Model confidence (mean pLDDT): 81 of 100.
This is a predicted structure of a 592-nucleotide part of an RNA (small-subunit ribosomal RNA, 5' domain) from a marine sediment metagenome.
The RNAcentral record of the full RNA draws on SILVA.
Context: one part of a larger RNA
RNA sequence: GAACGAACGCUGGCGGCGCGCCUAACACAUGCAAGUCGAACGGGUUAAAGGCAGAACACAGAGCCCAGACAAAAAAAGACGAAAAAAUCUUUAGUCUGUGUUCUGUAAUCUGAGUUCUGUGUUCUGUCUUUGAUUAGUGGCGAAAGGGUGUGUAACACGUGGGUAACCUGCCCUUAAGAUGGGGAUACUCCCGAGAAAUUGGGGACAAUACCGAAUACAAUUCCGAGGUAAAGGCUUUGGGAUGAAAGCUGCGAGCAAUCGUGGCGCUUUUGGAGGGACCUGCGUCCUAUCAGCUAGUUGGUGAGGUAACGGCUCACCAAGGCAAAGACGGGUAGCCGGACUGAGAGGUUGAUCGGCCACACUGGAACUGAGACAAGGUCCAGACUCCUACGGGAGGCAGCAGUGAGGAAUUUUGCGCAAUGGGCGAAAGCCUGACGCAGCGACGCCGCGUGAGGGAAGAAGGCCCUCGGGUUGUAAACCUCUUUCGUGAGGGAAAAAGUCCCGAGCAAUCGGGGUGAUGGUACCUCAGGAAGAAGCCACGGCUAACUCUGUGCCAGCAGCCGCGGUAAGACAGAGGUGGCAAGCGUUGUUC
Numbered sequence: 001g002a003a004c005g006a007a008c009g010c011u012g013g014c015g016g017c018g019c020g021c022c023u024a025a026c027a028c029a030u031g032c033a034a035g036u037c038g039a040a041c042g043g044g045u046u047a048a049a050g051g052c053a054g055a056a057c058a059c060a061g062a063g064c065c066c067a068g069a070c071a072a073a074a075a076a077a078g079a080c081g082a083a084a085a086a087a088u089c090u091u092u093a094g095u096c097u098g099u100g101u102u103c104u105g106u107a108a109u110c111u112g113a114g115u116u117c118u119g120u121g122u123u124c125u126g127u128c129u130u131u132g133a134u135u136a137g138u139g140g141c142g143a144a145a146g147g148g149u150g151u152g153u154a155a156c157a158c159g160u161g162g163g164u165a166a167c168c169u170g171c172c173c174u175u176a177a178g179a180u181g182g183g184g185a186u187a188c189u190c191c192c193g194a195g196a197a198a199u200u201g202g203g204g205a206c207a208a209u210a211c212c213g214a215a216u217a218c219a220a221u222u223c224c225g226a227g228g229u230a231a232a233g234g235c236u237u238u239g240g241g242a243u244g245a246a247a248g249c250u251g252c253g254a255g256c257a258a259u260c261g262u263g264g265c266g267c268u269u270u271u272g273g274a275g276g277g278a279c280c281u282g283c284g285u286c287c288u289a290u291c292a293g294c295u296a297g298u299u300g301g302u303g304a305g306g307u308a309a310c311g312g313c314u315c316a317c318c319a320a321g322g323c324a325a326a327g328a329c330g331g332g333u334a335g336c337c338g339g340a341c342u343g344a345g346a347g348g349u350u351g352a353u354c355g356g357c358c359a360c361a362c363u364g365g366a367a368c369u370g371a372g373a374c375a376a377g378g379u380c381c382a383g384a385c386u387c388c389u390a391c392g393g394g395a396g397g398c399a400g401c402a403g404u405g406a407g408g409a410a411u412u413u414u415g416c417g418c419a420a421u422g423g424g425c426g427a428a429a430g431c432c433u434g435a436c437g438c439a440g441c442g443a444c445g446c447c448g449c450g451u452g453a454g455g456g457a458a459g460a461a462g463g464c465c466c467u468c469g470g471g472u473u474g475u476a477a478a479c480c481u482c483u484u485u486c487g488u489g490a491g492g493g494a495a496a497a498a499g500u501c502c503c504g505a506g507c508a509a510u511c512g513g514g515g516u517g518a519u520g521g522u523a524c525c526u527c528a529g530g531a532a533g534a535a536g537c538c539a540c541g542g543c544u545a546a547c548u549c550u551g552u553g554c555c556a557g558c559a560g561c562c563g564c565g566g567u568a569a570g571a572c573a574g575a576g577g578u579g580g581c582a583a584g585c586g587u588u589g590u591u592c
Base pairs, nucleotide, nucleotide: 001592002591003590004589006588007587008586009585010584013449014448015447016446017445018444019442020441021407026405027404028403030402031401032400035141036140037139040138041137043135044134045133046132047131048130049129050128051127052126053125054124055123056122057121058120059119060118061117062116063115064114066112067111068110069109075099077097078096079095080094148360149359150358157285158284159283160282161281162280163279164278167277168276169275172273173272176269177268178267180214182212183211190203191202192201193200194199220243221242222241223240224239225238226237227236228235229234248265249264250263251262252261253260254259286332287331288330293323294322295321298320299319300318301317302316303315304314305313335357336356337355338354339350340349341348342347362383363382364381365380366379385396386395387394388393413439415438416437417436421435422433423432424431425430452482453481454480455479462473463472464471465470486533488528489527490526491525492524496519501514502513503512504511505510536581537580538579539578540577541562542561543560547576548575549574550573551572557564558563
């Protein structure tokens, strides 16, 4: 001089982009961080529609029955007769006589009450079917990714270059073929229990893309044989035997239905690939010899087991080997790398953020499931710790995101959103996603901008110095003329958005329109007003740019080194002045 995941002191206007427990892999309250699929399955709940059954109510009709009214005449026959027309007769109002029925109050009719049946309508209940919504359970996929940390590890862990004729691979792409026909269970639910809880026992019924046989299988695996090639358990051609598969769901169309056709998504076996992983190996990878000898599964062989696979990987037997001064073995330290810092380079130091690999998930051990784990938010055992308890027994694991305590010189919000990118599931709509996108806090870093610009005296006042003449602060201020970045207030206001989706067109490919933003009323643009709201820190003896006065008197103090201070201190303290850097400046620590 440069650098930093920095800290401390003084100071602090704005923005952009980054970064933020280096210490206790210490302990953790609380919330969230892995779900999804009803187009695999049987149930449950709920809503609507329809069928059947039942109940209630209303209306209508019919039957039965009861009570009341109708109720003192009606009807037939005969006689008289006003009036009008007419003069033979006849018609009509009225009056009188009288037959029959009934008087146990009938028939018919009307009114009211009850009851039965039928029909219609409404409501409710039960059951069944269909459709929509929802989902505890069975089932599938995911949960082995993404995210965190650096304890362990000096090792094929990592880096780099090879090998596997010794290997595996879900989802995806691709090749060839298939998907026939059966069976028995079980969860949820129901019944009876145990327990404070966590949880759990027995019994009955029932479903599937759950589970299990059978059939078929050129190809696949394996065995036997032949030919070619070959160092090899290899490759290739060919013959025979053996072994092992499967599942359905859904849109549309047809059909009374059963079911069929077709499209989509799945299922089984198989070929090749892509991406991923496993193993082997050459070389490289810190200090220590005050660590010099180490090693019995040790080194090799034969056989067996085990593995996806080679191998002392494991075991039985046999042999006695193997490593080491070119550093074995032991001890210490440490995740490795791309990179980062520094340096002219060689080199030295380092491994935060970002990317690749590895290891770990309270500590130690183990396996299960699965294509993949010996599994951070899975299981089991042991241990330490914390919590609940009815004392019998149970629950837990932030080195995920926030957050708390502790430690420390020191390191942030218990925020918003799935709008984008990416991931899981799903046919899709969509759901989930503390990954991620954003915002908040911190001058922690880098970069940019501002705190005004021009004019203005032989030079105000004040301060300081003085040889008392003056000098300096100093064009600095005042004053005049301008400007308004940033900040403040007001108005407008994004891109990031395209796709899935909705509407329309089209046979389709596709096209047109609409809709979707956490950030955010943010960026940005315009307007308003006024120099208005915005400068400090360190140094001034030499190294090293920058000087005087006063105070102090080897005191108080300074100091990176040399060294200052004992009465004229340019080195202490204050002041004026000056120098340097500047929203920072110094100090400390570490590296070169």